[in-house]
RNA sequence: CUGCCACGCGCGGGAGAGUGCGGACGUGUCCGCCGCCGAAGGAGCAACCGCCCCGGAAUCUCUCAGGCAACAGGGACCGCGCGGGGUAC
Numbered sequence: 001c002u003g004c005c006a007c008g009c010g011c012g013g014g015a016g017a018g019u020g021c022g023g024a025c026g027u028g029u030c031c032g033c034c035g036c037c038g039a040a041g042g043a044g045c046a047a048c049c050g051c052c053c054c055g056g057a058a059u060c061u062c063u064c065a066g067g068c069a070a071c072a073g074g075g076a077c078c079g080c081g082c083g084g085g086g087u088a089c
Base pairs, nucleotide, nucleotide: 002088003087004086005085007083008082009081010080011079012078013077018034020033021032022031023030024029025028035068036067037066041064042062043061044060048056049055050054
């Protein structure tokens, strides 16, 4: 220098589910009631993996949280770029 790995930042893509009913008013927020969604987070089981005492573990499961017209916001994950770090030759 180059490749690989993880992390951080930026940009792009990014689903699902109620324009639900009622009430209060400060007319866009809150509260209550049912019905739903899963891809922030969280939790559970576990294939599997490891240094095998014990740990790490999902896009599976649960929905505590969050979300359910459009817009906005968030968004696991994917791609590209940049940064420093580890590692291989």
Molecule: Glycine riboswitch aptamer
Organism: Sphingomonas sp. Leaf42